[in-house]
RNA sequence: UGAAAGUGUACCUAGGGUUCCGGAGAUUUGAUCUCGUCUGGUUCAAGCGGUACAGAUAUUAUCUAUUGAUAAUAUUACACCGAAGGGAUAAAAGCCCAGUCGGG
Numbered sequence: 001u002g003a004a005a006g007u008g009u010a011c012c013u014a015g016g017g018u019u020c021c022g023g024a025g026a027u028u029u030g031a032u033c034u035c036g037u038c039u040g041g042u043u044c045a046a047g048c049g050g051u052a053c054a055g056a057u058a059u060u061a062u063c064u065a066u067u068g069a070u071a072a073u074a075u076u077a078c079a080c081c082g083a084a085g086g087g088a089u090a091a092a093a094g095c096c097c098a099g100u101c102g103g104g
Stems, first nucleotide, its partner, number of pairs: 007054006015044001020041002022038001023035005055076009078099001080103002085097003
């Protein structure tokens, strides 16, 4: 200097807003409108938060003799400060662009 890898899914939480439900208010009251500066339910949700399963890598053993298959064990690290802008959805966010730009 270059390449590869640093993984995925599900269920949750910090957090988020307002389609729906609920709540509050108003009205012309089988309903309509307004309010998220309404605790909540549905819903969205973390690279650096949690749990589980899977995947990947290494070693050993067995079976194949042919790449491989199965099992067990181990590993799966680190991640400080931190924009501005854009995107989706009803709307927003620690979601996505993005372990971004920049700094240490």

The prediction has a mean pLDDT of 81.
The RNA shown here (Guanidine-I riboswitch aptamer) has 104 nucleotides and comes from a Clostridiales bacterium.
Its Rfam family is "Guanidine-I riboswitch aptamer". About the family: This family represents a conserved RNA structure found upstream of the ykkC and yxkD genes in Bacillus subtilis and related genes in other bacteria. The function of this family is unclear although it has been suggested that it may function to switch on efflux pumps and detoxification systems in response to harmful environmental molecules. Rfam links the family to the GO term regulation of gene expression.
Taxonomically the source falls in Eubacteriales (Bacteria, Bacillati, Bacillota, Clostridia).
It was read from a public genome assembly, where an Rfam model found it.